The RNA shown here (THF (Tetrahydrofolate) riboswitch aptamer) has 102 nucleotides. Model confidence (mean pLDDT): 79 of 100. Rfam family: THF (Tetrahydrofolate) riboswitch aptamer. Rfam describes the family as follows. Tetrahydrofolate (THF) riboswitch was first reported for Ames et al. as an RNA motif in 5' untranslated (5'-UTR)regions of folate transport and biosynthesis genes in Firmicutes genomes. Gene Ontology term of the family: tetrahydrofolate metabolic process. Of the family's consensus pairs, 83% are formed in the model.
RNA sequence: UACAGAGUAAAUCGACAAGCGUCAAGUGCCGGCUGAACGGGGAGUUGUCAGCCGGACGAAAAGAGCACAGCUCUUGCGGUUUGUCGGUUGCAUCCCGCUGUG
Numbered sequence: 001u002a003c004a005g006a007g008u009a010a011a012u013c014g015a016c017a018a019g020c021g022u023c024a025a026g027u028g029c030c031g032g033c034u035g036a037a038c039g040g041g042g043a044g045u046u047g048u049c050a051g052c053c054g055g056a057c058g059a060a061a062a063g064a065g066c067a068c069a070g071c072u073c074u075u076g077c078g079g080u081u082u083g084u085c086g087g088u089u090g091c092a093u094c095c096c097g098c099u100g101u102g
Stems, first nucleotide, its partner, number of pairs: 001102005010089010020078003029055008040096004061075006
C1' cells in the first nucleotide's frame, strides 16, 4: 500500500417459567415533544429504541368453589409483560484500529 476477513449493542423467532389484563390496560398504527443506544476508538442519519402528550382503530371467554356488592381456583384468550435457554439476523454510513495474504 492492495485485497479479504473477524467481532458488538440490539432486533426477531421458538421452547420453558413467572406475571398482567380479560370490569380492556397492554400490543399494533398515525402525529408531536424529549431523551438514549448504535463492532476496540472517534463521528453519526431522513434509520432504531424508550418516556410523555394527543389521535384513529379495537378483543374471548367458559367452568368450579366459598364466608357471595366480592374473592379464589382451573382451562382458554391477548399481534400482552419480564426472565432463562436455543436458533437466525446484525456496526445506515464515514475515518482509524485488529487479523490474514500479497